[in-house]
C1' cells in the first nucleotide's frame, strides 16, 4: 500500500439577514421582545411495556398464540451482555499407508429443548429407504451331481446354501480405521477412536475430564403434526372524557326478560357483567342488548409530553449494565411549522512552492534529484437516507462523505 | 395514525400432508367455408413479486423488503 471480514463515531460549527410554528410578556391591538424548535433511524409496525377503554376482582379447565442450550441484565421482551457446545475456513504443532487423522491457538457464522413417547414423509434412482436388502460380486468349508484314480487330506460345476467386504444407486444404505480370524465374510475377537449405561471429580449451570460395563438393531426431518417446560385477557390516542352544532332522538330484524312475597321498605327467585365453571361483588325492576337501513356534523377543550428523561464526575462489574452526587429542561404542529442566502472555519480534491531525510557530481565551497507526511498560496467539489403525530425499551431495513480500533490473505521497502 | 388481506402464463383464478407447475379465455398454426366468425386438432408462452434461511429437496414452512387494496370518525 491493495483485498476481505467485524465493532463503533459521525450526520458539520460559528455569524449576520430574511422567513415559519409554538410559550411567556408588553401594547398604541398594526405587532414588538424574548425562549425553545426533528431522526439515528421520527421509516416497517415485527416484539415488548406504559396509559385508556372493555364496571371490577380471585381460581381452575378449555381454546388458540409465542418462546426454547446455561447464566446474568432489564420494567418487560423473541432484545443485549458473558459461557458453553456445534459448524466453516486459517495458521502451528505431532502422526501419516501422503489420501488424511488427532490437538491447541485466535477469527467467523447461526431460531441451538425432545426424532429410544407416538403418528407422518424420505419422490427419480436403486436389488434395498426404516420391522432394511441381495442386481453385479465373493465362496461354495456343508450337502448333491459329475470326471479322474492303485491309493485320496484329488478335481470340475455353481443346484441346494453360505455372505455383505468390494461395485452400483442415492441426499442419506445399519459406526470408522487397522490387525487377527474364516470356504468366503462379519464387532466374529482385539486395540485406538465414535457411542450407550452407571458412579467420580471440576463448574451456580449448559458442560468438561477421567473410571468401571456393554459389541453397540433402534438415521434424517419438530421453521410437518406432537410431546416437555414456561409466558401471553381484548382493543388501541380515530382509546377515552367534556362542551358546541346539526338532523327525523327515524324504523327494521333478532335475543333475553317482564315471576312469587310484603301496606310500603325490602326479600327470594331471574337476567346481564370477556370462552366455560365456582366464589366474591356489581348493576336491572320492566326494559335491557346487539346489528342493519336512514339522518346530521367535518368544529373546540383535553388527554400531550418531566421521562424506565438528557448531560458530567466517581464507584461496582469482563460485560451489558446498575448506585451515589451534581446541574438541565429539551417540538407540540393538527392538511400539520422546524427553511432560504451570504462569508468564514472544518471535509475531500487539483498545481505550485518551502521545509527534513536520502541518493547522485565534487578534494571542498557547492550544485542537481526527490515519493509520503507537514506547512503556505491558489483553484474545484460533496453533503445521503430520510422526516415527529399519545410516550418509552429493542429488533429490522435505508442511508453519501470523514475519522477509529480488531483479525486474516497477498505484495513492496523511505 | 391504527388495523387487515393479496401478490402463480397476457387476463382472471386454482395449486390438499414439501417430491417434473395446472385449467378457462386469450395467441400462434392446420382444417373446415367462396371468404369471415363459431368448431375441431395441434402447439408456444413461467425468475411463482424480490432477497435470505430451514430441508437432499421450497409455489407450499420460517425471516425480512417491495408493489397493491379493503377496513376504522363523532352525533343523535
Nucleotide at each position: 500500500a491493495g483485498g476481505g471480514g467485524g465493532c463503533c463515531u459521525g450526520a458539520g460549527g460559528c455569524a449576520g439577514c430574511c422567513g415559519c410554528g409554538u410559550g411567556a410578556u408588553c401594547u398604541u391591538u398594526g405587532g414588538a421582545u424574548c425562549g425553545c424548535g426533528a431522526g439515528g433511524a421520527a421509516a416497517g409496525u415485527c416484539c415488548g411495556g406504559g396509559c385508556u377503554c372493555c364496571a371490577c376482582g380471585a381460581a381452575a379447565c378449555a381454546a388458540g398464540g409465542g418462546u426454547g442450550g446455561c447464566g446474568g441484565g432489564u420494567a418487560a421482551c423473541g432484545c443485549c451482555c458473558g459461557c458453553c457446545g456445534g459448524g466453516c475456513g486459517c495458521g502451528c504443532g505431532u502422526c501419516u499407508u501422503c489420501g488424511g487423522g488427532c490437538g491447541c491457538g485466535g477469527g467467523u457464522c447461526a431460531a441451538g429443548g425432545g426424532a429410544a413417547a407416538g403418528u407422518g414423509c424420505c419422490a427419480c434412482a436403486g436389488a434395498g429407504a426404516g420391522u432394511a436388502u441381495a442386481c453385479c460380486g465373493c465362496c461354495g468349508a456343508u450337502g448333491g451331481a459329475c470326471c479322474g484314480g492303485a491309493a485320496c487330506g484329488g478335481g470340475u460345476c455353481a443346484c441346494a446354501g453360505g455372505c455383505a467386504a468390494g461395485g452400483g444407486u442415492g441426499a442419506a444404505a445399519g459406526g470408522g480405521u487397522g490387525c487377527g480370524g474364516c470356504a468366503a465374510g462379519a464387532g466374529c475377537g482385539c486395540a485406538c477412536c465414535g457411542g450407550g449405561a452407571c458412579g467420580c471429580u471440576g463448574g451456580c449451570a449448559a458442560c468438561a475430564g477421567g473410571g468401571u460395563c456393554c459389541g453397540c438393531a433402534u438415521g434424517g426431518c419438530a421453521a410437518a403434526c406432537c410431546c416437555c417446560a414456561c409466558c401471553c385477557g381484548g382493543a388501541g390516542c380515530a382509546a377515552g372524557g367534556c362542551c358546541g352544532a346539526a338532523u327525523a332522538g327515524g324504523g327494521g330484524u333478532c335475543u333475553c326478560g317482564c315471576g312469587c312475597u310484603g301496606a310500603a321498605a325490602g326479600g327470594c327467585a331471574g337476567g346481564c357483567g370477556u370462552g366455560u365453571u365456582u366464589c366474591g361483588c356489581g348493576c336491572c325492576g320492566a326494559g335491557a342488548g346487539a346489528c342493519c337501513c336512514g339522518g346530521g356534523u367535518u368544529g373546540g377543550c383535553u388527554g400531550c409530553u418531566a421521562g424506565a428523561g438528557c448531560c458530567g464526575u466517581c464507584g461496582a462489574g469482563c460485560a451489558a449494565u446498575c448506585g451515589c452526587c451534581g446541574g438541565c429542561c429539551c417540538a407540540g404542529a393538527u392538511g400539520a411549522a422546524u427553511g432560504g442566502c451570504u462569508g468564514c472555519c472544518a471535509c475531500c480534491u487539483g498545481a505550485g512552492g518551502c521545509c527534513c531525510g536520502u541518493c547522485c557530481c565534487g578534494c571542498a565551497a557547492g550544485g542537481g534529484a526527490u515519493a509520503c507526511c507537514g506547512c503556505c498560496u491558489u483553484g474545484g467539489g460533496a453533503g445521503a437516507c430520510a422526516g415527529a403525530a399519545c410516550c418509552c425499551g429493542g429488533c429490522u431495513u435505508a442511508u453519501g462523505a470523514u475519522g477509529g480500533c480488531c483479525c486474516c490473505c497477498u505484495g513492496a521497502u523511505g | 395514525g391504527c388495523c387487515g388481506c393479496u401478490u402463480u402464463a397476457g387476463c382472471u383464478c386454482a395449486g390438499c400432508u414439501g417430491g417434473u407447475a395446472g385449467a378457462g379465455c386469450a395467441c400462434c398454426u392446420c382444417a373446415u367455408u367462396c371468404g369471415u366468425a363459431a368448431u375441431g386438432a395441434g402447439g408456444g408462452g413461467g425468475u411463482c413479486a424480490c432477497a435470505g434461511g430451514u430441508u437432499c429437496g421450497a409455489g407450499u414452512c420460517c425471516u425480512g423488503u417491495a408493489a397493491g387494496c379493503g377496513g376504522c370518525a363523532c352525533c343523535a
Background: Two RNAs folded together computationally: RNase P RNA and transfer RNA, 490 nucleotides in total. Rfam match: Bacterial RNase P class A. Rfam links the family to the GO terms ribonuclease P activity, tRNA processing and dimeric ribonuclease P complex.